Context: one part of a larger RNA
RNA sequence: UGACGGGGGCUCACACAAGCGGUGGAGGAUGUGGCUUAAUUCGAGUCUACGCGAAGAACCUUAUCCUGGUCUUGACAUGCUUGAGAAUCCUCCUGAAAGGGAGGGGUGCCCUUCGGGGAGCUCUUGCACAGGUGCUGCAUGGCUGUCGUCAGCUCGUGUCGUGAGAUGUCGGGUUAAGUCCCUUAACGAGCGAAACCCUUAUCCCUAGUUGCCAGCAAUUCGGUUGGGGACUCUAGGGAGACUGCCGGUGUUAAACCGGAGGAAGGUGGGGAUGACGUCAAGUCCUCAUGGCCUUUAUGGCCAGGGCUGCACACGUCCUACAAUGGCGCGCACAAAGGGAAGCGAACUCGCGAGAGCAAGCAAAUCCCAGAAAUCGCGCCUCAGUUCGGAUUGUAGGCUGAAAUUCGCCUACAUGAAGCCGGAAUCGCUAGUAAUCGCGGGUCAGCAUACCGCGGUGAAUGUGUUCCUGAGCCUUGUGC
Repeated sequence: UGACGGGGGCUCACACAAGCGGUGGAGGAUGUGGCUUAAUUCGAGUCUACGCGAAGAACCUUAUCCUGGUCUUGACAUGCUUGAGAAUCCUCCUGAAAGGGAGGGGUGCCCUUCGGGGAGCUCUUGCACAGGUGCUGCAUGGCUGUCGUCAGCUCGUGUCGUGAGAUGUCGGGUUAAGUCCCUUAACGAGCGAAACCCUUAUCCCUAGUUGCCAGCAAUUCGGUUGGGGACUCUAGGGAGACUGCCGGUGUUAAACCGGAGGAAGGUGGGGAUGACGUCAAGUCCUCAUGGCCUUUAUGGCCAGGGCUGCACACGUCCUACAAUGGCGCGCACAAAGGGAAGCGAACUCGCGAGAGCAAGCAAAUCCCAGAAAUCGCGCCUCAGUUCGGAUUGUAGGCUGAAAUUCGCCUACAUGAAGCCGGAAUCGCUAGUAAUCGCGGGUCAGCAUACCGCGGUGAAUGUGUUCCUGAGCCUUGUGC
């Protein structure tokens, strides 16, 4: 100087408290451990591993994963070299395929002394080399997590100290903030904070198709047509919020409290943005890369299997245990997205998954597309039930060479556990929690996961004694 303290003071945070909903019990999904296995590829391990890498393991993916077959200058790059042939195309045998073996057709371009030579390509011989998801993240770059969007971390000059260092950065106020003000041996500055950026909330201008329809006509009653630019909306440009105004408090300060006006008020809401550093944190399996190892194999190709195994344990979720509910019928209201090897309407067939035919649409035009909870009416009447849907059987549908290991969906039948969950533990302060559905990426097919979107829409707190973590000052220890 730091670090630490079951030392002190001040302060903050869904940290606690006050509330709401969960997890821990059940069934299932998924990841992990363990066990098993020929193999169950590898990594990640308190918070910060465990629906994580993986935005999708039937084959492929896929890997020194396993079993077996097979290739050796190689699947890929560059260069040299021997010999042969244009390139290239076709057929046959063997084989699970990869691979191995055999045969046939076929001759272009440039030069030519017609002997041949050359460029390019293919095969072949040999050599340099290729290759490695092999090891080391404790040799590294890059990227990332975490403390933490916490308010800190430093520098120049000056001053003090023998020096390490200190000061500035402390103190009094204030702030979300080392934010600002005042004081001051300090005066300034930088990286951070804030602002600049995107989005959302209000208004104005511009523009009016594919969007819109107030008024006027027509109408097949559908903004459908004429028409209109008002409105909604779309997407460009601007305005607007700055403690600007008023009152009070305050040191005549910074600021705080209340108010007005306003769509919005004191950072309006959300996002992007992550200082110096910490954890030899994570990643050599994204990529790059030093060193080491391997080179008829730790490289390459192929078939089948495995990554999906199941006495068990843990994490994260989904569905429930019902009446604020279940079922049936009817009726309403979104946003954000995607679409050409694609989205696929209407119609017909099928109980249905779906099939047939096929219009439109590179899409504010057409399609996916029915939003669901909600609301109205009816039944059920507290029961392991008209709750719950696991499991299993049968019959089908779809994708795909191929659903046995090991896909998804439908119908009928079956109808398990479960009556609100011990100790313990998690999230959340407002359009939030809770709840309801919709879309997208991945993707042939497969979503309870992930990333988004809107609908309905609370309760509690205005406190800091305690638990946890953090910041500043101070003190003890001499680590």
The prediction has a mean pLDDT of 82. A computed fold for a 479-nucleotide part of an RNA from a metagenome, annotated as small-subunit ribosomal RNA, 3' major domain. RNAcentral holds the full RNA, with entries from SILVA. Its Rfam family is "Bacterial small subunit ribosomal RNA". Gene Ontology terms of the family: ribosome and structural constituent of ribosome.